[in-house]
Molecule: transfer RNA
Organism: Candidatus Woesebacteria bacterium
RNA sequence: GGGCUGUUAGCUUAUCUGGUAGAGCACCGCAUUCGCAUUGCGGAGAGAGCAGUUCGACUCUGCUACAGUCCA
Numbered sequence: 001g002g003g004c005u006g007u008u009a010g011c012u013u014a015u016c017u018g019g020u021a022g023a024g025c026a027c028c029g030c031a032u033u034c035g036c037a038u039u040g041c042g043g044a045g046a047g048a049g050c051a052g053u054u055c056g057a058c059u060c061u062g063c064u065a066c067a068g069u070c071c072a
């Protein structure tokens, strides 16, 4: 320098042939307790970045960044 794969919540991940992005743990509140833990109920939180296509993009296209792998 080039090929391929990947990037979604604090962490681990689901969702794919474009149509409202879910879960587990963690976090916050309430209940329970003398208190803590556990348990129950509720809640906040995410598509690497920029642009393009489209009525509509995590999903398709381009560029950039980062990670892994292979070639030189």
Base pairs, nucleotide, nucleotide: 001071002070003069004068005067006066007065010025011024012023013022019055027043028042029041030040031039048064049063050062051061052060